[in-house]
Context: one part of a larger RNA
RNA sequence: CCUGCAGCGGGACGAAAAGACCCCGGGAGCUUUACUGCAGCUUGAUAUUGUUUUUAGAGUUUUAAUGCGUAGUGUAGUGGAGAGCCUUUGAAGCCCUAAUUUCGGUUGGGGUGGAGGCGCCAAUGAAACAUCCAUCUUUAAAAUUUUAAAAACUAACCUGUGUGGAAAAAACGCAUGGGGACAGUGUCUGGUGGGCAGUUUUAAUGGGGCGUUAUCCUCCCAAAGAGUAACGGAGGAGUUUAUUAAGGUCAGCUACGGUCGGAUGGAAAUCGACCUCGUCGUGUAAAGGCAUAAGCUGGCUUGACUGCAAGGCUGACGAGCCGCGCAGCUGCGAAAGCAGAACUUAGUGACCCGACGAUUCUUUAUAGGAAGGUCGGAGACAACGGAUAAAAGCUACCCCGGGGAUAACAGGCUAGUGUUGCCCGAGAGUCCUUAUCGACGGCCACGCUCGGCACCUCGAUGUCGGCUCAUCACAGCGCGGGGGUGGAGAAGCUCCCAAGCGUUUGGCUGUUCGCCAAUUAAAGUGAUACGUGAGCUGGGUUCAAACCGUCGUGAGACAGGUUGGUCUCUAUCUGUUGCAGG
Numbered sequence: 001c002c003u004g005c006a007g008c009g010g011g012a013c014g015a016a017a018a019g020a021c022c023c024c025g026g027g028a029g030c031u032u033u034a035c036u037g038c039a040g041c042u043u044g045a046u047a048u049u050g051u052u053u054u055u056a057g058a059g060u061u062u063u064a065a066u067g068c069g070u071a072g073u074g075u076a077g078u079g080g081a082g083a084g085c086c087u088u089u090g091a092a093g094c095c096c097u098a099a100u101u102u103c104g105g106u107u108g109g110g111g112u113g114g115a116g117g118c119g120c121c122a123a124u125g126a127a128a129c130a131u132c133c134a135u136c137u138u139u140a141a142a143a144u145u146u147u148a149a150a151a152a153c154u155a156a157c158c159u160g161u162g163u164g165g166a167a168a169a170a171a172c173g174c175a176u177g178g179g180g181a182c183a184g185u186g187u188c189u190g191g192u193g194g195g196c197a198g199u200u201u202u203a204a205u206g207g208g209g210c211g212u213u214a215u216c217c218u219c220c221c222a223a224a225g226a227g228u229a230a231c232g233g234a235g236g237a238g239u240u241u242a243u244u245a246a247g248g249u250c251a252g253c254u255a256c257g258g259u260c261g262g263a264u265g266g267a268a269a270u271c272g273a274c275c276u277c278g279u280c281g282u283g284u285a286a287a288g289g290c291a292u293a294a295g296c297u298g299g300c301u302u303g304a305c306u307g308c309a310a311g312g313c314u315g316a317c318g319a320g321c322c323g324c325g326c327a328g329c330u331g332c333g334a335a336a337g338c339a340g341a342a343c344u345u346a347g348u349g350a351c352c353c354g355a356c357g358a359u360u361c362u363u364u365a366u367a368g369g370a371a372g373g374u375c376g377g378a379g380a381c382a383a384c385g386g387a388u389a390a391a392a393g394c395u396a397c398c399c400c401g402g403g404g405a406u407a408a409c410a411g412g413c414u415a416g417u418g419u420u421g422c423c424c425g426a427g428a429g430u431c432c433u434u435a436u437c438g439a440c441g442g443c444c445a446c447g448c449u450c451g452g453c454a455c456c457u458c459g460a461u462g463u464c465g466g467c468u469c470a471u472c473a474c475a476g477c478g479c480g481g482g483g484g485u486g487g488a489g490a491a492g493c494u495c496c497c498a499a500g501c502g503u504u505u506g507g508c509u510g511u512u513c514g515c516c517a518a519u520u521a522a523a524g525u526g527a528u529a530c531g532u533g534a535g536c537u538g539g540g541u542u543c544a545a546a547c548c549g550u551c552g553u554g555a556g557a558c559a560g561g562u563u564g565g566u567c568u569c570u571a572u573c574u575g576u577u578g579c580a581g582g
Stems, first nucleotide, its partner, number of pairs: 001582008010574003014569002022403006028395004034199005040192003044188005050153016067136001077135005084118003093112008157179008202214003211231001215237006238384001239283001240342002247301007255279001257275005281290002284347001286345003305328004311322003317385001330339003353379001356376004361372004410457001411455001412453003416450001418446002421443003427437002464539001465537003469531001470528005477502003480497006504518005545563004549558003
């Protein structure tokens, strides 16, 4: 070196299971003051559903009454007819009595009485309740219809008991009680309704969640045309202005600041001279403009118009923006002319629906009314090109499809953080920078901490600690050899060389760590997938059960606590140990 046998289990990112954690897409189960429904419960109406009475209300009819401004015999409802009417079938007057009253009276009943009373005529806007007809207000009585409530009834309907048909149940019949037009049931209707059902519950995102953002305007980034990203850096808008217009036009004017001078008067009030050309001002952010002013002031005004529109800018589209000129009607100006809002760029919302206004339109045979059309138009989608008229959560009971396009472990890159070294040397060290320590700063190194990135791995790279077994580095804990010392000696401090050997046992805790106890020459720092689970364990973390606290209406949640909780693999290759043979 080759071969074989027996072992071990470091590696083959070993085998097994299309990762259960995480994210994305889909589903399911559960919750609720998510949305929308459906059972269930309940309210009322009506049908099944009938009789009588009382009370209250309403309508109609009949009868009877009722009606007061002033003037005026006097309590004149309204319109018409009308010259007579009532009375021995008992007038006026008187007595008793009832109702009503504006307290004056009016109307009725009974008695007495025994022959008259009223109207036409005079005053009044209107003339006789003399008489007749009709009618209104208010009141009373009766009848009738109807509504509501209450009470009673019995025949619908419900129900107890007994009984019948060969035994039995239901149904049915008969008899007799109880309830009773209620209950029950049908239809319509208001409410309630996670009991049940179907669904919704946005996206971006240096993983996801929490936070923030989502539309529009200005600047930088933006690389001198336009455009140009990031959870890049800065700010704004969701309007304002017509009783002093912040609009139109015509005319006029020039601010801010500084210097000097000047009573009260000062840093700043008002006055004068000079300098400054845009520093002021512009309703509002920023940028770009603006003195011929777009800035400031005054006069007159409503063009902050109607119907169009050549031609362009911008632009995927839809949108957005500028505008010559024509017609009509106006404003200002002597006129030329200017004026279809504002110095410009933000101040916003498609389609559908649509209150409201207008309309010489259409349909409904016509008037009236209604519906539709046309023109204008408030109303919102801010997740701001707006999915629907209408919508929140939990899942550790979970499931499926995917992802190393994306997190947690480990590795990689980086080195802010961390550790070590070096330079400078203010200062401490009695004096003296460097025996020792060293501020403020500067330069490397390392890849051990916490991070950043998301590059292999999600058709799986098992995660803390312990046990076992270790191998290596040296920035050296002990033993060795040296230099310095603020080294007398001893004991130290500090630096240099050196990896040969060594580097403890217990108590508490799952602990690494740490604290404690007792030793030791010393009880080193690290790397090895924070070495080592196809070597062991399984105390911790991190499934399903359960308890507590806190949070949540709840389902449930919690780097909060607590008890419990399946650790699979017969070794093919490689590696290595022992043995045997060649």

Predicted 3D model of a 582-nucleotide part of an RNA (large-subunit ribosomal RNA, domain V) from a Candidatus Wolfebacteria bacterium. Rfam family: Bacterial large subunit ribosomal RNA. Gene Ontology terms of the family: ribosome and structural constituent of ribosome. RNAcentral holds the full RNA, with entries from ENA. Its mean pLDDT, the model's own confidence on a scale to 100, is 80. Taxonomically the source falls in Candidatus Wolfeibacteriota (Bacteria, Bacteria candidate phyla).